[in-house]
RNA sequence: CGCAGGGUCCCGCCCGGGCCCGAGCCUCGUGAAAUCGGUCAGAUCCGGAAGGAAGCAGCCGUAGCGGGAUUUCGAGCCGCGGGCGGGGGUGCCCUGCGAUC
Numbered sequence: 001c002g003c004a005g006g007g008u009c010c011c012g013c014c015c016g017g018g019c020c021c022g023a024g025c026c027u028c029g030u031g032a033a034a035u036c037g038g039u040c041a042g043a044u045c046c047g048g049a050a051g052g053a054a055g056c057a058g059c060c061g062u063a064g065c066g067g068g069a070u071u072u073c074g075a076g077c078c079g080c081g082g083g084c085g086g087g088g089g090u091g092c093c094c095u096g097c098g099a100u101c
Stems, first nucleotide, its partner, number of pairs: 001098008009087008017078003021074003024070001026068005036061004044053003
C1' cells in the first nucleotide's frame, strides 16, 4: 500500500437495567354528620316479679383519607448494558493474508 473479515454508526426485535406513575400486601396515623357493624355505663320503656326491649355517650372494629416500607403486578419514558437480524461503509480501530521499502 492492497485485499478479506470484524468493530465503531443507523434501524428493528429480544433479554436485562434506571426513572416515574398506579394498584396488591404489610405497617403507622386519622376516621365516619347521616342509614357502617358490635358492645352498650347512665337514663328510658314493658312486667306484680323473674326478666325482657329499644338504645344516646363512650369503647372496639370497619368503609374512607393521609404517611411509610416491601416486594408482586401493570402503564409510560430513557438507549443505560448485552444478544440477534437488517442496513451502511466518508472516517477511525483490530485481526489475517499478500506485495513493496
Bacterial small signal recognition particle RNA from a Deltaproteobacteria bacterium, 101 nucleotides, folded computationally. Lineage of the source: Bacteria > Pseudomonadati > Myxococcota > Myxococcia. The coordinates come from a structure-prediction model, not an experiment, and the mean pLDDT is 75. Rfam family: Bacterial small signal recognition particle RNA. The family's RNA type in Rfam is non-coding RNA gene. Rfam describes the family as follows. The signal recognition particle (SRP) is a universally conserved ribonucleoprotein involved in the co-translational targeting of proteins to membranes. The sequence was found by an Rfam model in a public genome assembly.